[in-house]
c-di-AMP riboswitch aptamer (ydaO/yuaA leader) from a soil metagenome, 144 nucleotides, folded computationally. Its mean pLDDT, the model's own confidence on a scale to 100, is 75. Its Rfam family is "c-di-AMP riboswitch aptamer (ydaO/yuaA leader)". For this family Rfam cites "New RNA motifs suggest an expanded scope for riboswitches in bacterial genetic control" (Barrick et al., Proc Natl Acad Sci U S A, 2004).

């Protein structure tokens, strides 16, 4: 100086000789989930305990029910040590030469984490993050 991303920043405090830098807190930009009426939709299994007893409540455990964040999603083939690799299609997403916007070419990427039978849509309302990771080779075209 730049990339992806909500993820940049104020101010008090610890620390320091005096600042940075770092950690702690309380806010701001920015982001995300809960949660009527109206619409839509329709109730998992095991164990354990109490009960008004084949049913209910309540706890506890599952995780090929369902859902969150995020482009990261849906079909095929091939291998496979059965954990998962590897191709091909459609979706979908990012990409510094002033700055956005569009197209068209070219490249990459298409993960990972989380809830814990429960969340559709949702005014008030409650609540929650405000990280991590990298190095340009697209110094590609036309328009606005």
């Nucleotide at each position: 100086c730049g990339c992806c991303g909500a993820a940049g920043u104020u101010g008090u405090u610890u620390c320091a000789g005096c600042a940075a830098a770092a950690a702690a807190c309380a806010g701001c930009a920015c982001g995300g989930g809960g949660g009527a009426a109206c619409c839509a939709a329709a109730c998992g299994u095991u164990u354990u305990a109490u009960a008004a007893a084949u049913u209910a409540u309540a706890a506890a455990a599952c995780a090929c029910g369902g859902g969150g964040c995020g482009a990261a999603g849906c079909g095929u083939u091939c291998u496979u040590u059965u954990g998962a690799g590897a191709g091909c299609g459609c979706a979908g997403g990012g990409a510094a030469a002033c700055u956005u916007c569009u197209u068209c070419c070219u490249u990459c990427c298409u993960a990972g984490c989380c809830c814990g039978a429960c969340a559709g849509c949702u005014a008030a309302c409650c609540u929650c993050g405000g990280a991590g990771g990298c190095g340009u080779u697209g110094c590609g075209a036309a328009g606005a």